RNA sequence: GUCCCCGUAGUUCAAUGGAUAGAACGGGUCUCUCCUAAAGACUAGAUGCAGGUUCGAUUCCUGCCGGGGACG
Numbered sequence: 001g002u003c004c005c006c007g008u009a010g011u012u013c014a015a016u017g018g019a020u021a022g023a024a025c026g027g028g029u030c031u032c033u034c035c036u037a038a039a040g041a042c043u044a045g046a047u048g049c050a051g052g053u054u055c056g057a058u059u060c061c062u063g064c065c066g067g068g069g070a071c072g
Stems, first nucleotide, its partner, number of pairs: 001071007010025004018055001027043005048064005
């Protein structure tokens, strides 16, 4: 330099055009307990950035940023 893959919650992953973006672990509050742990109930929290297509974009297209890989 060329090409390919990935970027979603604090972490690991779903959702691949449609209704309020879900789950587990972790966090917070409450219940229980003499206290802690465990258990139960409730709760907060995310689509890398900027454009485009579309009635509608996490999903499709373009550019940029970041990570990984192949070739030279």